Annotation
Model confidence (mean pLDDT): 82 of 100. This is a predicted structure of a 73-nucleotide RNA (transfer RNA) from a Patescibacteria group bacterium. Rfam family: tRNA.
């Protein structure tokens, strides 16, 4: 100092061709049980890493920044 891939819920991840954001596990509340485990139903939880652009519309796309992680010197 270059080149690639990654930043999306509390974790670990999805999200197709650009139509407005889920899952699994966790937490919480109910049922079932004497309780506990467990299981079943249901609810909370998101500035999509920041900023700027293109679009009627961007979590997908273009630029820039920051942060990992990887290769090259």
């Nucleotide at each position: 100092g270059g080149g690639c891939c990654g930043u999306u819920a509390g974790c670990u991840c999805a999200g197709u061709u650009g139509g407005u954001a889920g899952a699994g596990c966790g937490u919480c509340u109910g049922g079932c049980u004497g309780g506990c485990a467990g299981u079943c139903a249901g609810a909370a939880g998101g500035u999509c890493a920041u900023c700027g652009g293109u679009u009627c519309g961007a979590g997908a796309c273009c630029g820039a920044u920051a942060c990992g992680g990887u290769c090259c010197a």